[in-house]
C1' cells in the first nucleotide's frame, strides 16, 4: 500500500430568493378569509406490524383444555420484551472475528426434490459366491446423491457380513476428580450401532386473561319513530292581525334514545385533514446523491441504505 474484522458516528452545512402546514399576537373583513411580526414543523430506520409495556372497554372463586410467547450458564439493568458483560457447547474462517430458537428424534405420527438398484420394521442394478439353470446368498467393491445402516486391522467364510475380535468414534449407565454453574477430563461396565429433520406436527419446562385509538368518553341536530300532558268534529292547527266564510283530522308542548356531525382520547413546542415539513441558485468541496414520509405513545426486534468521519484489531506482499 492492498485485503478484511469488530466497535462507534455522521447521513448534509451556511447564505439568498420563493412556497407549504400548526400556532401566537397586531389589524382589516363582504366572516369564508386575508396582510405582517414571532415561535414550532419526520427518521436512523418514522418502514415491517414480530415481541412487550402504558392507556382503554370487557371478563374473572379455583383447577383443567385449547391457543401464543419462550428455551445453555452466571452476574447486572429493566414492570416486561429484552440488552450488555464473561463464560460453555456445536459449527465456519490462516486470522482478526462470525454464526447458532442452543429441552427432546430408543414416546408417537409424518416429510426428504433430483439422482441412483435401493431413501428407513430397507434395498440386489453392475459385481463377488454357490447352482447346469431357475433360482440363491452377499452391503465388502462400483456408481448415484445433502443423506446409503459406524471405521481401520485380524480371524472367519463358498463369496461376505459386529458374524467373532482388538483399538477408535459414538450412544446408554455406573464412579472418580475440576467448576458457582452451563460444561470439562477421566476410568468401569454394557449391548454391538439404534441415520437426518422439531423456526413439522408433537411430547417437556416456564411465562401469558380477552379485545385493541374505528380502543373508548363527552355533546349532540333537522327527519320519522317513542312515552306523559294540553287542545280538538259543540270545528283545534291553516286561508298574513281580527271578524265572516272556507276547508278540515289532526295540532301544540315538555321528556328520552339512536343517528347525521362535533369534541376529547392526542402528545415534554411535529401533529391535523386521506394527511404540511418543500422548490431554485449561490459558497466551500470530490460530490451532495443511499434507503425511505409521524398518524395514541413508549421500549425492543428484524429489514432497508448512495456515500463519509473516528478507533481497535487481523492477513498478505513490497519498500526503507
Nucleotide at each position: 500500500c492492498g485485503a478484511g474484522u469488530c466497535g462507534g458516528c455522521c447521513g448534509g452545512g451556511c447564505g439568498g430568493c420563493g412556497g407549504c402546514u400548526c400556532u401566537u399576537c397586531g389589524g382589516c373583513u363582504u366572516c369564508g378569509g386575508c396582510c405582517g411580526g414571532g415561535g414550532g414543523g419526520a427518521g436512523g430506520a418514522a418502514a415491517g406490524u414480530c415481541c412487550g409495556g402504558a392507556c382503554u372497554u370487557c371478563a374473572c372463586a379455583g383447577g383443567g383444555c385449547a391457543c401464543g410467547g419462550u428455551g445453555c450458564c452466571u452476574g447486572g439493568c429493566g414492570c416486561a420484551a429484552g440488552c450488555c458483560a464473561g463464560g460453555g457447547c456445536g459449527g465456519g474462517g490462516c486470522g482478526a472475528c462470525c454464526c447458532g430458537a442452543c429441552g427432546g428424534a430408543a414416546a408417537g405420527u409424518g416429510c426428504a426434490a433430483c439422482a441412483g438398484a435401493a431413501a428407513g420394521c430397507a434395498g440386489a442394478c453392475c459385481g463377488c459366491c454357490c447352482g447346469c439353470a431357475a433360482g440363491g446368498g452377499u452391503a465388502a467393491g462400483g456408481g448415484u446423491g445433502a443423506a446409503a445402516c459406524g471405521g481401520u486391522g485380524g480371524g472367519g467364510u463358498a463369496a461376505g457380513a459386529g458374524c467373532c475380535c482388538a483399538c477408535c468414534a459414538g450412544c446408554g449407565u455406573c464412579c472418580c476428580g475440576g467448576g458457582a454453574g452451563a460444561c470439562c477430563g477421566g476410568g468401569g461396565c454394557g449391548g454391538c450401532u439404534u441415520g437426518g429433520c422439531a423456526a413439522a406436527c408433537c411430547c417437556c419446562g416456564c411465562c401469558g386473561g380477552a379485545a385493541g385509538c374505528a380502543a373508548g368518553g363527552c355533546c349532540g341536530a333537522a327527519u320519522a319513530g317513542g312515552g306523559g300532558g294540553g287542545c280538538a268534529g259543540u270545528g283545534a292547527c291553516c286561508c298574513g292581525g281580527c271578524c265572516c266564510g272556507g276547508a278540515g283530522a289532526g295540532c301544540c308542548c315538555c321528556c328520552g334514545g339512536g343517528u347525521a356531525g362535533g369534541c376529547c382520547g392526542c402528545a415534554u413546542c411535529a401533529g391535523a385533514g386521506a394527511a404540511a415539513u418543500c422548490g431554485c441558485c449561490g459558497c466551500a468541496c470530490a460530490a451532495a446523491g443511499a434507503c425511505a414520509g409521524a398518524a395514541u405513545c413508549c421500549g425492543g426486534c428484524u429489514u432497508a441504505c448512495a456515500g463519509g468521519c473516528c478507533g481497535a484489531c487481523u492477513c498478505c506482499u513490497c519498500g526503507a

This is a predicted structure of a 320-nucleotide RNA (Bacterial RNase P class A) from a Fimbriimonadaceae bacterium. The prediction has a mean pLDDT of 79. NCBI's taxonomy places the organism under Bacteria, Armatimonadota, Fimbriimonadia, Fimbriimonadales, Fimbriimonadaceae.